[in-house]
RNAcentral holds the full RNA, with entries from ENA. The part of an RNA shown here (small-subunit ribosomal RNA, 5' domain) has 493 nucleotides and comes from an uncultured prokaryote.
Context: one part of a larger RNA
RNA sequence: AACGAACGCUGGCGGCAUGGAUUAGGCAUGCAAGUCGAACGCUUGUAGCAAUACAGGAGUGGCGAAAGGGUGAGGAACACGUGAGUAACCUACCCUCAAGUUGGGAAUAACACCGGGAAACUGGUGCUAAUACCGAAUGUGGCUGUUGAACCGCAUGGUUUUACAGCUAAAGAUUUAUCGCUUGAGGAGGGGCUCGCGUCCCAUUAGUUAGUUGGUAAGGUAACGGCUUACCAAGACUGUGAUGGGUAGCUGGUCUGAGAGGACGAUCAGCCACACUGGGACUGAGACACUGCCCAGACUCCUACGGGAGGCUGCAGUCGAGAAUCUUCCGCAAUGCGCGAAAGCGUGACGGAGCGAUGCCGCGUGCAGGAUGACGGCCUUCGGGUUGUAAACUGCUGUCACCGGGGAAGAAUAAAUGACGGUACCCGGAGAGGAAGCCACGGCUAACUACGUGCCAGCAGCCGCGGUAAUACGUAGGUGGCGAGCGUUGUUC
Numbered sequence: 001a002a003c004g005a006a007c008g009c010u011g012g013c014g015g016c017a018u019g020g021a022u023u024a025g026g027c028a029u030g031c032a033a034g035u036c037g038a039a040c041g042c043u044u045g046u047a048g049c050a051a052u053a054c055a056g057g058a059g060u061g062g063c064g065a066a067a068g069g070g071u072g073a074g075g076a077a078c079a080c081g082u083g084a085g086u087a088a089c090c091u092a093c094c095c096u097c098a099a100g101u102u103g104g105g106a107a108u109a110a111c112a113c114c115g116g117g118a119a120a121c122u123g124g125u126g127c128u129a130a131u132a133c134c135g136a137a138u139g140u141g142g143c144u145g146u147u148g149a150a151c152c153g154c155a156u157g158g159u160u161u162u163a164c165a166g167c168u169a170a171a172g173a174u175u176u177a178u179c180g181c182u183u184g185a186g187g188a189g190g191g192g193c194u195c196g197c198g199u200c201c202c203a204u205u206a207g208u209u210a211g212u213u214g215g216u217a218a219g220g221u222a223a224c225g226g227c228u229u230a231c232c233a234a235g236a237c238u239g240u241g242a243u244g245g246g247u248a249g250c251u252g253g254u255c256u257g258a259g260a261g262g263a264c265g266a267u268c269a270g271c272c273a274c275a276c277u278g279g280g281a282c283u284g285a286g287a288c289a290c291u292g293c294c295c296a297g298a299c300u301c302c303u304a305c306g307g308g309a310g311g312c313u314g315c316a317g318u319c320g321a322g323a324a325u326c327u328u329c330c331g332c333a334a335u336g337c338g339c340g341a342a343a344g345c346g347u348g349a350c351g352g353a354g355c356g357a358u359g360c361c362g363c364g365u366g367c368a369g370g371a372u373g374a375c376g377g378c379c380u381u382c383g384g385g386u387u388g389u390a391a392a393c394u395g396c397u398g399u400c401a402c403c404g405g406g407g408a409a410g411a412a413u414a415a416a417u418g419a420c421g422g423u424a425c426c427c428g429g430a431g432a433g434g435a436a437g438c439c440a441c442g443g444c445u446a447a448c449u450a451c452g453u454g455c456c457a458g459c460a461g462c463c464g465c466g467g468u469a470a471u472a473c474g475u476a477g478g479u480g481g482c483g484a485g486c487g488u489u490g491u492u493c
Base pairs, nucleotide, nucleotide: 001492002491003490005489006488007487008486009485012363013362014361015360016359017358018356019355025319026318027317029316030315031314034063035062036061039060040059042057043056044055045054046053047052070274071273072272080198081197082196083195084194085193086192089191090190091189094187095186096185097184098183099182100181101180102136104134105133111126112125113124114123115122116121141168142167143166144165145164146163148161149160150159151158152157172179173178200246201245202244207237208236209235212234213233214232215231216230217229218228219227249271250270251269252268253264254263255262256261276297277296278295279294280293299310300309301308302307327353329352330351331350335349336347337346338345339344366396367395368394369393376387377386378385379384400434402429403428404427405426406425410420437482438481439480440479441478442463443462444461448477449476450475451474452473458465459464
């Protein structure tokens, strides 16, 4: 000097930040991912004679749910950082360009009926729609095989192109403006993989390794690869520290320091990993998926004992452990995200408010005059000194707080639309009123006397004080320092 601090005493206001560092311990309750009727059939209500219109409901279907949010357990690793490579790759939505969008079929949920079950849920039969599903046609193209050519490179090779054969598309909706769908090429953004370099401690860890190291073939993947399998060879790593053990999320950065360096990695931003514990795949452009599925385990709950349900390391909140860390708040008004043609809907992301002197910054707790230098306190050589212009008293001022009135920007608009918020701010009013403490005073180190105590009680960061005159203990007066804080403890430089 610093801190995500804690503790003790004290505590007026505001702004901006910040707040579970320990048990990745267990969790009651509510909310945190929906949306689309301009994909589809059905159905309820209201108005109407009806056509129809409006508002809903469960379901099929599409997109999203892989984002956003949390945490740091694991991991010493291509995890991260940085620089390259991918001639070994993928990419929904978005943008640009080219071409197309023909004609059919069979089902199924919803629904109805009949069942099973305590429940969770589930079986059978029958009916129906689609941008759901399945054939067929076309083939600009694309893919595969064969064939020839040109150009290029960085080893395998790459790009463009000729001819032939085979395979391969599509979906409609509407308010008629459009929006979709299919195939292909390019882009943008995103991602996968590979490599150079960097990245803690222990040698009281010296040898390690059989898919191990390499090859051939096959499989698998979006893709290279022992990634996997079979066969073949016997290799591969290591004192430039292998292997083993310990510790740890990494970085931009933060703190300190003149710097070099050292320590750290809260908040914010990028990346990684995890989601009760362990394992697994499914769907999908993308997951081996926090609020999806399956299996096993521990735990909790329901049960009619046959069987079921659950996962706060989301936001609040609760118990526990702990020196210690907040409201079961308001709003989608803004910014962003998902869906939708849009209106809009959703969003504990986010925007705000609340709590905490946790930190930083600002402001206040009055100002001026006022001596016979009052009273009281303390000291005293008893003369006095000091507290001390301090108080009283007189005259003012009005910050903050309080009362009354007005009242935003943030809203993007032609209009409407503000959680914060009747907030900030402005005007007026009253009245010194409501607002000061903490630590220290032997030396280091700014600041001294009295009384009490008597090696006792106690103090103490170091030196050291205390055994009858203690500036060092306790109290008082005085003084010094900082000030809504002041000290102590812990930690880092």
The coordinates come from a structure-prediction model, not an experiment, and the mean pLDDT is 87.